The RNA shown here (THF (Tetrahydrofolate) riboswitch aptamer) has 98 nucleotides and comes from uncultured Enterocloster sp. Of the family's consensus pairs, 82% are formed in the model. Model confidence (mean pLDDT): 76 of 100. It matches the Rfam family "THF (Tetrahydrofolate) riboswitch aptamer". Its family is annotated with tetrahydrofolate metabolic process in the Gene Ontology. RNAcentral holds the sequence, with entries from MGnify.

[in-house]
RNA sequence: GCAGAGUAGGCAUAUGCGCGUUAAGUGCCGGCUGAACAGGGAGUUGUCAGCUGGACGAAAGGGGAAGACCCUGCGGUGCAUAAGCCGCAUCCCGCUGC
Repeated sequence: GCAGAGUAGGCAUAUGCGCGUUAAGUGCCGGCUGAACAGGGAGUUGUCAGCUGGACGAAAGGGGAAGACCCUGCGGUGCAUAAGCCGCAUCCCGCUGC
């Protein structure tokens, strides 16, 4: 000098258990607070979480005496697990190979 490994996290799929379908959640635009970001240090206008404001917005059907309960759906639905893919904004040092 060249090449490479590895994080948080994200994405889609499968399975399981839930939630909503009396509309929460998801997604979008803001505010506040906090957290994490490869082995070490620094770290954003990027990422994630909690609270909060705003706009938008929906798929129900069957059984049943019943708004209970059950079944089948639906929701850019939550969590867990699995293997897969992407993946330190960036800077310095380190590690592996040449």